[in-house]
Formats: sequence, structure tokens, C1' cells
RNA sequence: UUCUUAUUCAGAGAAGCUGAGGGAUCUGGUCCGUCGAAGCUUCAGCAACCGGCCUGUUUAGGUGAGGUGCUACCUCCAGCAAGUGGGAUGAAUGUCCACUUGAAAGAUAAGAA
Repeated sequence: UUCUUAUUCAGAGAAGCUGAGGGAUCUGGUCCGUCGAAGCUUCAGCAACCGGCCUGUUUAGGUGAGGUGCUACCUCCAGCAAGUGGGAUGAAUGUCCACUUGAAAGAUAAGAA
């Protein structure tokens, strides 16, 4: 890097260094940011994928040494497809708004190449 599987509206921040952007990418919206963004370091925490331990006949449950991950906003929201309701219109398969379901993409874990 690619593939497969699972999850993706829960949860959890302080300090130091630094100094202007950031929320994956593109577009639109929106939000955060010199009352300090991103990044790095330390400590703390969350979670429970792997793994260890405990309980259990099994499914599983508990725990949290160790390996990851994560700690503004639903993966910040939308974009693609199908559907439902509503507005405008003489009317509509078109358009606008709201919502539902699914997909795609992304992220994380485990396994494989």
C1' cells in the first nucleotide's frame, strides 16, 4: 500500500514547547482558533479491537498489566441512490426544504498478501 471482517449518534483533557491555522480530500455550509489552531513532549483519562488474568459447560460476563486507538462539534453537516412529507407553480418525473433507509469515501481494530 492492497484485500477481508467488525465497528463508526456512547465515552474521555491538563501542563510545557511552539505560533496561524484547523475540523481526511474536493465543493458548499457551518463551527473552532492569538482568551493560542495544527504539530511535538509529558502526565492523566476514555474505550475494550488484540492480548493477559478471573468467572462460566457454552454463548458470554468481568478486569485493564501489555499492544494499538481515541479524548470540540454524529465521521461537524450535505454531496451518490431509493423513498416519505411539505413549500413555490396552472401543473410536474424538474426545483427548494425537512426526514428515513442504503451505498460510496474516510477512520480504527484484527487477520492476510
This is a predicted structure of a 113-nucleotide RNA (SAM riboswitch aptamer (S box leader)) from Pontibacillus yanchengensis Y32. Rfam family: SAM riboswitch aptamer (S box leader). From the family's description: The SAM riboswitch is found upstream of a number of genes which code for proteins involved in methionine or cysteine biosynthesis in Gram-positive bacteria. The model forms 91% of the base pairs in the Rfam consensus. Model confidence (mean pLDDT): 84 of 100. RNAcentral records the identical sequence in 2 taxa.